[in-house]
This record gives sequence, C1' cells and structure tokens, in this order.
RNA sequence: CGGGCCAUAGCUCAGUAGGUAGAGCGCCAGGCUGGGGGUCUGGAGGCCGUGGGUUCGAGACCCGCUGGCCCGA
Repeated sequence: CGGGCCAUAGCUCAGUAGGUAGAGCGCCAGGCUGGGGGUCUGGAGGCCGUGGGUUCGAGACCCGCUGGCCCGA
C1' cells in the first nucleotide's frame, strides 16, 4: 500500500429476501427451602462502533471514517 472478515444488553452470541431487537449466562424481586445452594416465576437493562446516503421505513442495502483479526505485497 491492496484485499477479506468482524463491531448488536455487563459477558458470549443470534437476528441476511428492509417492517419499530432476542437468547444463554450474569443482575434485581418473589415462591419453594430453617438458611445456603438449587429450582421456578416475574422484572430491569442495548436504538444496534461512528458520520452520511437510499427508502414511507435500515441492525439489515451503499459510501467514508475508527477499532480488532487475517491474507498478500
């Protein structure tokens, strides 16, 4: 310098013919238990790296940038 992949909840990841975001673990509350552990039920928590564009509508499509990993030179 050229190319590819990745960036979504605290963590690990899903969501790919565009229609207002999910799971597991963790966290909080409650039930069962004498308590702990365990288990069951409920709940909080992200606007999806960032800036633009397309569209009635974007996590998803297009462009730039940033960061990480890899390949080539």
Molecule: transfer RNA
Organism: Candidatus Uhrbacteria bacterium RIFOXYB12_FULL_58_10